[in-house]
Context: one part of a larger RNA
Order: sequence, then structure tokens, then C1' cells
RNA sequence: CGCAGGAGAUUUGAGAGGGGUUGUCCUUAGUACGAGAGGACCGGGAUGAACAGACCUCUUGUGAUCCAGUUGUCACGCCAGUGGCAUAGCUGGGUAGCGAAGUCUGGUCGGGAUGAACGCUGAAAGCAUAUAAGCGUGAAACCUUCCUCGAGAUGAGAUCUCCCAACCGUAAGGUAAGAAGGGCCGUGGAAGACGACCACGUCGAUAGGACGGAUGUGUAAGCGCAGUAAUGCGUUGAGCUGACCGUUACUAAUAGCCCGUUCGG
Repeated sequence: CGCAGGAGAUUUGAGAGGGGUUGUCCUUAGUACGAGAGGACCGGGAUGAACAGACCUCUUGUGAUCCAGUUGUCACGCCAGUGGCAUAGCUGGGUAGCGAAGUCUGGUCGGGAUGAACGCUGAAAGCAUAUAAGCGUGAAACCUUCCUCGAGAUGAGAUCUCCCAACCGUAAGGUAAGAAGGGCCGUGGAAGACGACCACGUCGAUAGGACGGAUGUGUAAGCGCAGUAAUGCGUUGAGCUGACCGUUACUAAUAGCCCGUUCGG
């Protein structure tokens, strides 16, 4: 820009893409078959491999500063307690998130039309013949069934709902008013390169803060007691705790601006 008014939702599915793999074991059954050795079709079940998708309860990785320990040195006057620097100084753990080595799921089943192949009826050709007319069975292949996209499918589809009826004019148009809705702007997001998408904007829990909890770390500081002291014990599962779960308008989403029309050739 188009889809012959504008707008918000919900859809149909032309078409396109993806997927389609396979082993072993048990059973049927040591049956059919076979002198024996051996050893099935058909059918039923279990469990894997590789691949793919989703997810983070478990396991595990990361987790640039969440907690603790610790070396050297400097500073806060000193002790104690802290802070800076040394790769995040080093070391041990670790929430959320994101991952896999973790967990769950998938290929199927079914339908249609067929290939090779196997048939029924059956003439030409009194027989025979699956074929000439006609009718069946039949495969991981084909069309569906499953998943994703999908009306620029210009062949532009469908359904529901919302909005516009002022005045002048024969009309074109003009004057007034500016709908539904959308955007700008702001607070943000398990959404994201940017656009986009989603939530919210005081009629408010959108983010931050505060409060409570969870989680992690592992018994803070101070004080008391014991010990010459290092240190230990008690207060104490203490103190601290990013992203997690809630509650709460304290802070910031204020105020406002723009687009979009008048019934539709």
C1' cells in the first nucleotide's frame, strides 16, 4: 500500500515445512516342520539404541560477589572488628535463570487409493484363462491421520461485536464537532539484536523499596565463662542472604499529545 467505510476479537485451511529409524528379550512354542540336529510364520507383551521436542521435581554444570574459611600487604590512631588490592587473591559451598550427563514425551494405531504379487467371476476361443467388461486382497513408498506456519490464497475467505445519521448545499463540497479504536509517553517482562510480542499505567501490584516467608551458607558481632595462651563453650541453627514466593501504594507509571471521521464508488 492492497483486501471498496473504520475498528477489536475469533477462525476456515488453499498451500508449505517437519516427523516416519531400528535392535534385543519374553510369550505363542521347543508347537508347526524335521529321522535328528535344529526350529518358525501369524499374533501378544516387555525393554533398549540413535534421533527429535519440551521441561528443571530429582542428579549434575554454571551461577563475577549470596554465605563462609584463609594468605600477603595497606588503611580505618591501637586491640577487636571491618574495608581496599593481589585473576573474582585463593579455597569450600550455592538461590533464581540457562543448560545436559538429568526428567518426561514422540515415531504408532487407523482410513483411502495402489506397486510387485495373489485371487473371484468371465468371454473373445462351447474348454481353459486373475482381464477383454466387472469385482477383491496387497508395502517403511503415495494421499490422509500427528506437529508447526499459513487469506498478499490479489482467488485477498468466514463469524461475532463495537463506531460514525449536526448544519448549509441538487451535487461536488464546505462549516462545526473528532466516534469505536490505535499510537506516542511511562513502569516492566520466563518477550526480545532493533522493531515486534505480552502485562500494567492511580478505577493501579507493572517495577523498585519495605515487610513476611523460602532458599543458600553454617553457629555473626558484642558480652559472659574456662584456659598463661592459641583456643573452646554459652547466648545461637546464630547472623547475613541477587534473581524465588507472597503482602503492602512508600517511590515511579503524572499531566497530556497525535492519528483515526460523519453510513461508505